RNAcentral holds the sequence, with entries from ENA and MGnify.
The RNA shown here (transfer RNA) has 84 nucleotides and comes from a Patescibacteria group bacterium.
Rfam family: tRNA. Gene Ontology term of the family: triplet codon-amino acid adaptor activity.
RNAcentral records the identical sequence in 2 taxa.
The organism belongs to Bacteria candidate phyla, within Bacteria.
Model confidence (mean pLDDT): 81 of 100.

RNA sequence: GCCGCGGUGCUGGAAUUGGCAGACAGGAUGGUCUCAAACACCAUUGAACGCAAGUUCGUGAGGGUUCAAGUCCCUCCCGCGGCA
Numbered sequence: 001g002c003c004g005c006g007g008u009g010c011u012g013g014a015a016u017u018g019g020c021a022g023a024c025a026g027g028a029u030g031g032u033c034u035c036a037a038a039c040a041c042c043a044u045u046g047a048a049c050g051c052a053a054g055u056u057c058g059u060g061a062g063g064g065u066u067c068a069a070g071u072c073c074c075u076c077c078c079g080c081g082g083c084a
Base pairs, nucleotide, nucleotide: 001083002082003081004080005079006078007077010026011025012024019067027045028044029043030042031041032040046057047056048055049054060076061075062074063073064072
C1' cells in the first nucleotide's frame, strides 16, 4: 500500500428487508429478609435539563440518501486478521 471483519451503556453483548435503540447477562445503587452479614428475592440503572409530568440528545468522527439510518452510500480515525 491492497483486501476482509469490527467500533452500540459502567462492562460483555443483542437489534439486517431500513421501522419503538440498548434485549439478555454482569456490575452498581436502593429496598425486603437477618442481631448483623452472606445468600436469595424485588426495583432502578445511556446523557443533559426539570420538583414532577415530561422534553431534547445519543450507536467511533463528519457528510449524504430516506417519511424514517446502529443498519444503505462517501470521506476519515481506531482495533484485529490476511496479502504484498